[in-house]
Molecule: small-subunit ribosomal RNA
Organism: uncultured bacterium
RNA sequence: CCUUAGAGUUUGAUCCUGGCUCAGGAUGAACGCUGGCGGCGUGCCUAACACAUGCAAGUCGAACGGGUGUACGGGGAGGAAGGCUUCGGCCGGAAAACCUGUGCAUGAGUGGCGGACGGGUGAGUAACGCGUGGGCAACCUGGCCUGUACAGGGGGAUAACACUUAGAAAUAGGUGCUAAUACCGCAUAACGGGGGAAGCCGCAUGGCUUUUCCCUGAAAACUCCGGUGGUACAGGAUGGGCCCGCGUCUGAUUAGCCAGUUGGCAGGGUAACGGCCUACCAAAGCGACGAUCAGUAGCCGGCCUGAGAGGGCGGACGGCCACACUGGAACUGAGACACGGUCCAAACUCCUACGGGAGGCAGCAGUGAGGAAUAUUGGUCAAUGGGCGGUAGCCUGAACCAGCCAAGUAGCGUGAAGGAUGAAGGUUCUAUGGAUUGUAAACUUCUUUUAUAAAGGAAUAAAGUGAGGCACGUGUGCCUUUUUGUAUGUACUUUAUGAAUAAGGAUCGGCUAACUCCGUGCCAGCAGCCGCGGUAAUACGGAGGAUCCGAGCGUUAUCCGGAUUUAUUGGGUUUAAAGGGAGCGUAGAUGGGUUGUUAAGUCAGUUGUGAAAGUUUGCGGCUCAACCGUAAAAUUGCAAUUGAUACUGGCGUCCUUGAGUACAGUUGAGGUGGGCGGAAUUCGUGGUGUAGCGGUGAAAUGCUUAGAUAUCACGAAGAACUCCUAUUGCGAAGGCAGCUCACUAAACUGCAACUGACAUUGAGGCUCGAAAGUGUGGGUAUCAAACAGGAUUAGAUACCCUGGUAGUCCACACGGUAAACGAUGAAUACUCGCUGUUUGCGAUAUACAGCAAGCGGCCAAGCGAAAGCAUUAAGUAUUCCACCUGGGGAGUACGCCGGCAACGGUGAAACUCAAAGGAAUUGACGGGGGCCCGCACAAGCGGAGGAACAUGUGGUUUAAUUCGAUGAUACGCGAGGAACCUUACCCGGGCUUAAAUUGCAGCGGAAUGAUGUGGAAACAUGUCAGUGAGCAAUCACCGCUGUGAAGGUGCUGCAUGGUUGUCGUCAGCUCGUGCCGUGAGGUGUCGGCUUAAGUGCCAUAACGAGCGCAACCCUUGUUGCCAGUUACUAACAGGUAAUGCUGAGGACUCUGGCAAGACUGCCAUCGUAAGAUGUGAGGAAGGUGGGGAUGACGUCAAAUCAGCACGGCCCUUACGUCCGGGGCUACACACGUGUUACAAUGGGGGGUACAGAGGGCCGCUACCACGCAAGUGGAUGCCAAUCCCCAAAACCUCUCUCAGUUCGGAUUGAAGUCUGCAACCCGACUUCAUGAAGCUGGAUUCGCUAGUAAUCGCGCAUCAGCCACGGCGCGGUGAAUACGUUCCCGGGCCUUGCACUCACCGCCCGUCAAG
Repeated sequence: CCUUAGAGUUUGAUCCUGGCUCAGGAUGAACGCUGGCGGCGUGCCUAACACAUGCAAGUCGAACGGGUGUACGGGGAGGAAGGCUUCGGCCGGAAAACCUGUGCAUGAGUGGCGGACGGGUGAGUAACGCGUGGGCAACCUGGCCUGUACAGGGGGAUAACACUUAGAAAUAGGUGCUAAUACCGCAUAACGGGGGAAGCCGCAUGGCUUUUCCCUGAAAACUCCGGUGGUACAGGAUGGGCCCGCGUCUGAUUAGCCAGUUGGCAGGGUAACGGCCUACCAAAGCGACGAUCAGUAGCCGGCCUGAGAGGGCGGACGGCCACACUGGAACUGAGACACGGUCCAAACUCCUACGGGAGGCAGCAGUGAGGAAUAUUGGUCAAUGGGCGGUAGCCUGAACCAGCCAAGUAGCGUGAAGGAUGAAGGUUCUAUGGAUUGUAAACUUCUUUUAUAAAGGAAUAAAGUGAGGCACGUGUGCCUUUUUGUAUGUACUUUAUGAAUAAGGAUCGGCUAACUCCGUGCCAGCAGCCGCGGUAAUACGGAGGAUCCGAGCGUUAUCCGGAUUUAUUGGGUUUAAAGGGAGCGUAGAUGGGUUGUUAAGUCAGUUGUGAAAGUUUGCGGCUCAACCGUAAAAUUGCAAUUGAUACUGGCGUCCUUGAGUACAGUUGAGGUGGGCGGAAUUCGUGGUGUAGCGGUGAAAUGCUUAGAUAUCACGAAGAACUCCUAUUGCGAAGGCAGCUCACUAAACUGCAACUGACAUUGAGGCUCGAAAGUGUGGGUAUCAAACAGGAUUAGAUACCCUGGUAGUCCACACGGUAAACGAUGAAUACUCGCUGUUUGCGAUAUACAGCAAGCGGCCAAGCGAAAGCAUUAAGUAUUCCACCUGGGGAGUACGCCGGCAACGGUGAAACUCAAAGGAAUUGACGGGGGCCCGCACAAGCGGAGGAACAUGUGGUUUAAUUCGAUGAUACGCGAGGAACCUUACCCGGGCUUAAAUUGCAGCGGAAUGAUGUGGAAACAUGUCAGUGAGCAAUCACCGCUGUGAAGGUGCUGCAUGGUUGUCGUCAGCUCGUGCCGUGAGGUGUCGGCUUAAGUGCCAUAACGAGCGCAACCCUUGUUGCCAGUUACUAACAGGUAAUGCUGAGGACUCUGGCAAGACUGCCAUCGUAAGAUGUGAGGAAGGUGGGGAUGACGUCAAAUCAGCACGGCCCUUACGUCCGGGGCUACACACGUGUUACAAUGGGGGGUACAGAGGGCCGCUACCACGCAAGUGGAUGCCAAUCCCCAAAACCUCUCUCAGUUCGGAUUGAAGUCUGCAACCCGACUUCAUGAAGCUGGAUUCGCUAGUAAUCGCGCAUCAGCCACGGCGCGGUGAAUACGUUCCCGGGCCUUGCACUCACCGCCCGUCAAG
């Protein structure tokens, strides 16, 4: 100076561990949708697969001979065509062959140089291949540069060529001629090579210089006369060759490898060292610091990522290497074992006359194939560079350019400013006003990059060539002039026109920026993870809107990051994955004090190197940027050198505290072997004795009259050692227990004599190692796998019982594992305390205190995710070893090692999941524990379950049997009244603005009343009467049409409100502040006592508070006061056949308003208190007096869309509505709830008495008459403390006498009454007759604790009537029992366990079946 980001997902919630996933960057990419421009760079990652065609390496005539072409000469050389002709000839003079000369050009050839560069590819290679730094005193180097010396004089061939042979061809052969800068002798030369001598030097072999002797080897010419070339040697430069240190992937389920292998000697070979090669000799060499083998891979500069350390990669560019169809080989050459050379072999392709031949794109284009995938058979040598040449020049798919591709990167554009009527249209919502798209558009003004058209138009040419000139240093520089441009008429500039030519992709549940509607309905589909979709999907598909990026945007693939998730930086191992079962000990790692030396590590300076490109920074050039140029930094490395010496190391000296030895004591179930002991068990023998024993929850198998069990005596055998015996002791761990002897090991204490760091740990290795198991041989009393039998059970290959073999025991071997655990490796040092115990120490001491070593408990700091650990650490540090890296698959498979076997050790992968896990928290649960309550059980009383009937439900049936309610918490429930209506269902007939609510507009008509026809009715269709109010507009009413709007008991109670059931009238449920805990949470609310109660008291890191409890409210029980009408009537008075009938009264009863009263207040006992107890007192009532109303937070997606309301969906000549009829009342059956009974505590007849609470005018009805009765006909009172409805059981009495009856009343027949429009389906009641089942009810089950159960009747609501035996109330009569909380059920509190939290109706394992 620079630099570090997290999130989602395990749970009901929490903390942690831990994996999975995402956000970022990158790419030689590919795919989908879309696409305006130019700049710069990129472009077969797959088949080192096969290749048609063209091109990619030639050049030199100033090395050479000869050929050819051309131009010009000389010869050849006479005489053609043509003309003329006197036909005799003359004029004319062209051209060719051939020979020869010169110039230019050139095919093939000899010769020289170059084809070893440039270009391609990455197959092979794990290697001195590459990188880096060194070495060669062990080497070479064409062309280039410098220097010295030289180039004398000869020779013989050969290709081309000519002729010819073979062959289809490729090509090969023969004969003959010829040249050279081709080739070969000879001469000359040393500064070359070899031997010797001397001197100097170095780094071991050795090197350099001087000198001497011997030996060997050179040459080439051409010329334009300027030059160019040749030979030898030395040096330089460049390029190469070889050697060495260090670095360079994975696997040990690859542990041993190697015979030229390792070294030596001698030789060969090479430019050179060397087992490089050969012969001989020796037997070495490499390897746990990983040899060998196997797999994979060209290496590097660098590139991507990252804060860095690292991790991944090695495409383009640059360096090195390797390869050139595959394999092998050499030749030539300075250089090759040679991409476009040769030879051989193999494969493939092609030609062929079948005899033979030709070829090698991993050069540039291009083709086929492969593949998700990668371009033109382009132009030019103008520039840069290369080859040849003296040059001009030629060649150059190197190179420079262009073409194709959004494949990348940076840049530009698709317009800018104004513009609200917030337009239209779209979309959604809506409180129907509006909101949003949106300044967006239209419209006005402006601009012209880009595109199009036109005009102009470069730099790149520095330079070199040709010609001329100048200068001097004589081969260089300069000047003038001439010529050379592919890209390119390109870049760029200007002009014209005109917003004109140019926007998409993905996403919108969370992570993650961005939301609504419609469609769909666990379907279609989405998805990176979590997950979404089963009728109200912001998650699927579409639309609108929004967000992000933008000529791109997404997806896929791969790499790094996040991931401290392999942790050097920078992790862990008690319980999450992880300490080896234990010890000894090798290598290794680490190591006490003092002093000296060294300088390996370490530190500092300097030097060399770390190529360029790249990276970073500065400056500069393309209009900017990308890109490019230039400079600096960096390149953290390696090597050399000079210093420093604290620390570590090496080598020495000394020391004693670590460690060990010696000496003196002490301790103990330490180990091994021998001997001995008693009790018990079983067996044997004998005695006594008789019917059972034994065993279990209960039994049975078993034993026993052939004498068991029991008991006594004696004997035999084997195994184990009671008490002492414990947070005891010993041991490394496993483990070790009667007594005694022998041998042996250890620890501790004391002392301070000896050694003098001898130590710690310990990969491999070795040894020990419970139980079970194995082998051989013994032994075998008990117990006891396997096995047998008996039980249990649905079964019971188990648990229980009776037997019983291996085994259990001993000796010797093997095996080598355990929850071998403190789930805690070993060692050393340090770090508050309290307490118990074992052993030892000094001093006479059993007390106390101290020291040391153990074995334990509690706790501070600290640590820890927490639980917890805490001087015996899981604290603070150091050293060494072992082990872990998500769950499952799996400690499995394969391989190897060990083992007699059993098995052990080592130890994966495919595939699959998004978790698995630890600790702790709240609940729920437990056939866990403690405490407590409840008609929960028990104790009682009465029922249900059996019968008949009533009623509800299921099922079945039906045109319909409308719908809902379904464990408790549905089933006499919604329904507190289904003949029609109700009614929602079914059949049939009608209506369509509708049966009802209505607004507006238009048209018509009063309204209304009466009366017909058809019809089952609804309805349809007539006739007659009737013409309203107002001056008028018009209004009221009716009908029709249109419109806005209706209607739905249609669906969803899992979209809802409201209401309700249940746990439960159970005692609970919470909050504020504080405190504790990382947190979820806890505390309070726990504990003790008490209560019906979280009711209270005490205690207390809690203190208070709220909703519940209680109380307040109603009613009932007592009394007082006040007030008395319709109630009452004691006193007074009147009156009647009789009666509070009347006056009157306010005493009583009663009515109904206000008060009082009960609070454990008083007493006694117990208790800290709260409170409890008492046949306590008093009192009408006594411990919440009885009853009611009152139902906390919540649970059951509990019930209800059909009571009502309401979101969404659905129907609209119908799923709406009206009417008639039917159904809801069906009936083989099953269940629930009831009624009546089965009888004598009863039935029947007669007589007689006493309530409360309600109701009453479309009503209750006294009373009278009639009827057997239901009832009917009269009549009276009462709108009610006045009148009426209005009691039964009980009591008294007669009868029945235990029977299917004088019980019981179903069913059925007949006759009636009443209500009602109407009693057929389908009413109730009355009378007569009929007289079923039923004789107290199986398993099981319900209610009730006092005015209760049981029993008796009465009233009311609904209602015309009633299927009411139901429901809600009222009074009359009026019991029994509760020892108690073990058990069943439900509940409350505390605690404990937990893998449950949808919460035990949970979770989960195995088998089988189907797919």